């Protein structure tokens, strides 16, 4: 430096759910609390998902410049080990 996570050690993250606040809403933060995760660390570059304030239309609705990195992928950074 790259690859690899079968076993090992050092630890890390924190799903549901409550509480509280924030938002039109999808959902977010924070504290509790673990269902799991070798990047479940960062990042909206692409794609799929989700909402529908505003617009638009005018039976029904349609639309992201909004959300989701614990939905894939893509880029970036990292710990230990090589039986």
């Nucleotide at each position: 430096u790259a690859a690899a996570u079968u076993a090992a050690a050092u630890g890390g993250c924190a799903a549901a759910c409550u509480a509280u606040g924030c938002g039109a809403a999808a959902g977010c933060a924070u504290a509790g609390g673990a269902c799991g995760c070798a990047a479940a660390g960062c990042u909206u570059c692409c794609a799929g998902u989700c909402u529908a304030a505003g617009g638009c239309a005018a039976u029904c609705g349609c639309u992201a410049c909004g959300a989701u990195c614990g939905u894939g992928g893509g880029g970036u950074u990292a710990c230990a080990u090589u039986a």